[in-house]
Parts: sequence; C1' cells; structure tokens
RNA sequence: GUGGGUAUAGUUUAACGGCUAGAACUCUUGCUUGUGGCGCAAGUGAUGAGGGUUCGAUUCCCUCUACUCACC
Repeated sequence: GUGGGUAUAGUUUAACGGCUAGAACUCUUGCUUGUGGCGCAAGUGAUGAGGGUUCGAUUCCCUCUACUCACC
C1' cells in the first nucleotide's frame, strides 16, 4: 500500500430497522450475620467519532479513529 473483520456499562456480552438498549459479574445502599463471606431486595452506569437513508438506526450506506487478520 491492497482487501477483510471488530468496536455496546468498570469487565464479559445480548438485541428481525420498532428501544424507554436486556443480562451476568462488578460497584453503591439496605436486610440478614458477633465480624467478614454467602444469601435476599433495591439502585447507578453503555451503543468509538462525524455525516447520510428512513416515519423510526446499536442494526443499512459513506468517511474517519483504534485494534486485529491475510496479502504485498
């Protein structure tokens, strides 16, 4: 340089174009316990960036960024 792939909570990840983005672990607060852990209840927290298509975009298209694979 050419052609692919991936990007969603702190982490691991779901999501036919219909979303008020779901879950597990974590975290916070309570309950329980002599203390901690386990257990129970509640809560916080996310779509890499910018455009486009669409009534509606995490999803489709374009560009960029980061990582990654193959070729050269």
Transfer RNA from a Patescibacteria group bacterium, 72 nucleotides, folded computationally. Taxonomically the source falls in Bacteria candidate phyla (Bacteria). Its Rfam family is "tRNA". The family's RNA type in Rfam is transfer RNA. RNAcentral holds the sequence, with entries from ENA. Model confidence (mean pLDDT): 80 of 100.